[in-house]
RNA sequence: AAUCAAGCCUAACGCAAUUGGCUACUGUGAACCUUGUCAGGACCGGGAGGUAGCAGCAAUAAGCAGACCAGCCAAUGUGCCGUUAGUUUACUUGGUUUGA
Numbered sequence: 001a002a003u004c005a006a007g008c009c010u011a012a013c014g015c016a017a018u019u020g021g022c023u024a025c026u027g028u029g030a031a032c033c034u035u036g037u038c039a040g041g042a043c044c045g046g047g048a049g050g051u052a053g054c055a056g057c058a059a060u061a062a063g064c065a066g067a068c069c070a071g072c073c074a075a076u077g078u079g080c081c082g083u084u085a086g087u088u089u090a091c092u093u094g095g096u097u098u099g100a
Base pairs, nucleotide, nucleotide: 001097002096003095004094005093006092007091009086010085011084012083013082014081015079016078017076018075019074020073021072022071023070025066026065027064028063034059035058036057037056042051043050044049
């Protein structure tokens, strides 16, 4: 001096993190226009019995709240974790070759 490889630098893909949303979980939750059971009372019937059904209780819908980060989706001025490609302009490291 040349060349090869790696790093530095860049990009893409993936993964993780962060943030937000959704689902799942728990609680709460309808005078009536949800369901079930329907005390009392009402109605039908000669009677047996039946009908509808308020309150109450229970289960829930829409919704609200909570905790957990279990899953899904989206985003990025997070990471350099992985892989691939680019850049040989410059710098660093190592190898090889040649010359002085």